[in-house]
Large-subunit ribosomal RNA, domain II from an activated sludge metagenome, 748 nucleotides, folded computationally. RNAcentral holds the full RNA, with entries from SILVA. It matches the Rfam family "Bacterial large subunit ribosomal RNA". Its family is annotated with structural constituent of ribosome and ribosome in the Gene Ontology.
Context: one part of a larger RNA
RNA sequence: GCCAACGAGUUAAUAGGAUGCGCAAGCUUAAGCAAUUAAGUUGUGGAGGCGUAGGGAAACCGAGUCUUAACCGGCGCAUAUCCAUAUUUAUAUGGAUUAGUGCAUUCUAUUAGACCCGAAGCCUGGUGAGCUAACCAUGGGCAGGGUGAACUUGUCGUAAUUGACAAGGGAGGCCCGAACCGGUGUAUGUGAAAAAUGCUCGGAUGACCUGUGGUUAGGGCCGAAACGGUAAUCGAACCAGGUGAUAGCUGGCUCUCCCCGAAAUAUAUGUAGGUAUAGCCUCGAUCUUAUAUGGUUUGUGAGGUAGAGAAACUGAAAAGAACUUGGGCGCUUGCGUACCAGUUUUUACCAAACUCCGAAUGCGCAAACCUUUGAUCGGGAGUCAGUUCUAGGGAGCAAGUUCCUAGCGCAAAAGGGAAACAUCCCGGACCAUCAGCUAAGGUCCCUAAUCUUUGCUUAGUGAGAAAGAAAGUGAAACUGUUUAGACAGCUAGGAGGUUGGCUUAGAAGCAGCAAUCCUUUAAAGAAAGCGUAACAGCUCACUAGUUAAACGGUCUCGCGUCGAAAAUGUAACGGGACUCAAGCAAAGAACCGACGCUAUGGUUUUGUCAUAAUUUAUUAUGGCAGAAGGUAGGGGAGCAUUGAUGUCAUUCAAACUAAUAUUUUUGCUUGCAAAAACAAGUUUGAAUCUAGGCUGUGAAGGUAGACUCGCGAGAGCUACUGGAGCGUCAUCAAGAGAGAAUGUUGGC
Numbered sequence: 001g002c003c004a005a006c007g008a009g010u011u012a013a014u015a016g017g018a019u020g021c022g023c024a025a026g027c028u029u030a031a032g033c034a035a036u037u038a039a040g041u042u043g044u045g046g047a048g049g050c051g052u053a054g055g056g057a058a059a060c061c062g063a064g065u066c067u068u069a070a071c072c073g074g075c076g077c078a079u080a081u082c083c084a085u086a087u088u089u090a091u092a093u094g095g096a097u098u099a100g101u102g103c104a105u106u107c108u109a110u111u112a113g114a115c116c117c118g119a120a121g122c123c124u125g126g127u128g129a130g131c132u133a134a135c136c137a138u139g140g141g142c143a144g145g146g147u148g149a150a151c152u153u154g155u156c157g158u159a160a161u162u163g164a165c166a167a168g169g170g171a172g173g174c175c176c177g178a179a180c181c182g183g184u185g186u187a188u189g190u191g192a193a194a195a196a197u198g199c200u201c202g203g204a205u206g207a208c209c210u211g212u213g214g215u216u217a218g219g220g221c222c223g224a225a226a227c228g229g230u231a232a233u234c235g236a237a238c239c240a241g242g243u244g245a246u247a248g249c250u251g252g253c254u255c256u257c258c259c260c261g262a263a264a265u266a267u268a269u270g271u272a273g274g275u276a277u278a279g280c281c282u283c284g285a286u287c288u289u290a291u292a293u294g295g296u297u298u299g300u301g302a303g304g305u306a307g308a309g310a311a312a313c314u315g316a317a318a319a320g321a322a323c324u325u326g327g328g329c330g331c332u333u334g335c336g337u338a339c340c341a342g343u344u345u346u347u348a349c350c351a352a353a354c355u356c357c358g359a360a361u362g363c364g365c366a367a368a369c370c371u372u373u374g375a376u377c378g379g380g381a382g383u384c385a386g387u388u389c390u391a392g393g394g395a396g397c398a399a400g401u402u403c404c405u406a407g408c409g410c411a412a413a414a415g416g417g418a419a420a421c422a423u424c425c426c427g428g429a430c431c432a433u434c435a436g437c438u439a440a441g442g443u444c445c446c447u448a449a450u451c452u453u454u455g456c457u458u459a460g461u462g463a464g465a466a467a468g469a470a471a472g473u474g475a476a477a478c479u480g481u482u483u484a485g486a487c488a489g490c491u492a493g494g495a496g497g498u499u500g501g502c503u504u505a506g507a508a509g510c511a512g513c514a515a516u517c518c519u520u521u522a523a524a525g526a527a528a529g530c531g532u533a534a535c536a537g538c539u540c541a542c543u544a545g546u547u548a549a550a551c552g553g554u555c556u557c558g559c560g561u562c563g564a565a566a567a568u569g570u571a572a573c574g575g576g577a578c579u580c581a582a583g584c585a586a587a588g589a590a591c592c593g594a595c596g597c598u599a600u601g602g603u604u605u606u607g608u609c610a611u612a613a614u615u616u617a618u619u620a621u622g623g624c625a626g627a628a629g630g631u632a633g634g635g636g637a638g639c640a641u642u643g644a645u646g647u648c649a650u651u652c653a654a655a656c657u658a659a660u661a662u663u664u665u666u667g668c669u670u671g672c673a674a675a676a677a678c679a680a681g682u683u684u685g686a687a688u689c690u691a692g693g694c695u696g697u698g699a700a701g702g703u704a705g706a707c708u709c710g711c712g713a714g715a716g717c718u719a720c721u722g723g724a725g726c727g728u729c730a731u732c733a734a735g736a737g738a739g740a741a742u743g744u745u746g747g748c
Stems, first nucleotide, its partner, number of pairs: 001748006011112013026050003032044005054061002064075003080097008115252002118249001122242006133216009142206001144176003147172001151168006180203003185199004218234001220230003255638006265278005279383002281380007292372001294370008307357001308355002314351002318347006325341003328337004386410002389407007415426003430602004435598003441592003444576003450589007462578001468562002472559004477554005489546005495519003501513002525540001528539003603628012639737001641734006648727001649688009662677007689692001693726002701721005707716003
């Protein structure tokens, strides 16, 4: 991992509701007792409980009572009321309400382990020092080599001490290094090993190592102290118990079909991933069919948002003008001003906390029309992490950000489109069909379906991006030049006073300063640029000729160009590919395209109508009008499994039946006889509904089936297998359904 089996809302008491049944102003027994059966039923038992009256804290009073001096006020009060019928017209009968209570089933709550599994832990009582720590008692062990302390002796030496040398000697938490003890570094190590092995390394007469016996025990011990050790367990051992501790946390929770269908909000919370109440869902009862719900139209209201405005205020804020204004600055002191304001005025302009104004939508009221919901009470919930988009806002540089508001969605929605893609566009799936029409979106091929007309684009723009840039190109408008020759090109000129003045070493058109004239001319600047040390030189403006017919400027719109750099591989149309498109714009006519709509057939269900049946409030059949996406969740109807009780016919009628038993009646010989009844059985006929069994001539179980029935869970049938029990119908009770829980056990 797979397969099989097992594996999770149970039981009890109490309380409330719903449904069914019994009795009803009453209902009901509990324990106990008695009888009896195969199996717990029958009877008894009225103690008690609920109800029939409430009010008050209570005493207490009572259809009233409490408060109070008293009212007001609070909580209560209808044995009568209503309807129908009958007749005697005020009586009777019936019904409804005023009604409760007991049992059963079911839902929920509370208390219990309370749907199941799951802690780390806390406490109690014990078991451990054969591991390890320390200690006590008693034993054992340490190759070999080196160093050479004290001390002693001898010789020498001194006045005497202190001494010198030699020999002996053999000290030391001394040195090197085996056993032994350790464990420094490194390698190997799914192991030979749940701590080792190889190489290397430390101690090795000592605070040394070690055997045996003993002592210390769990908030305790031991500890040359690491929260270390205390039996592979230690920041409080192990075992058993309290114990099914608790878990607002995680995981898991098993058959089918049908109807409805949420929430992710408010308030509160030692509260924020929990819970309570409300909101939103569901089921039942009652009321409601219009002055109710929802919608449309019309009418009529309130309002200060969007927008807009500024001589209508409060503020903000730019430029100009004026002055009888104030300040700054200057000086010749009353004048000036490229200064700052104020006032007035002109132009332009701003505001969530500005408004002279002012919508749309929404909201209130009324009417008409359409629609069918709506309200109250009660049972059961779930929800309290939301989220995308569009629109209006707050915060933020911003964000797949955060916080509000309104709405459609997703959540809980499948289908078609957007290549793929919860949230975008279209559209809401009861089932079937090899029928049709459409939506969004598409129609060259992948890929279902296309053509026509007029333009634009050359960038593969289309098929990613800004400020900004540009004789790209098409269109529109306005305005210029031009056969008296434009624009561009080519030829020629572009001069003289003059090297103008100043400055300067120089300054001659061209470093700089000031000035910028005159003349000749078709035209030519005291020079627009390059250049020289300064000149020179080359162009330009300007002019003529030549050529020849168009050439400029401004602004707007359409489409394009540049701006444009990323990490595995084209890779920013889904791909191929596409250029009078298969791109873009405009127009037209077709077609394709969905679980949408239609058509045909069918299922279930709600309402309503009709008919029939009966158990009288249900069922069946048919018509009409609707409905059937669905998570949490509510409601309804069923299937299967195990067991229990009953059943495998009953009733009626007729006929028949050997013997026996019981009861009754009659008779009398009083224990006999007769008759009848009851019971049982068989056959025939009729009626009824629960459909009345199977099995060695093969039960259950198993395998297979393209078979039958059922929407389905499932049921049946057939064949083979199997070899002994099983089933129908009704009612009842549950150890009642597995794919998930790092589920449990077993197998592979």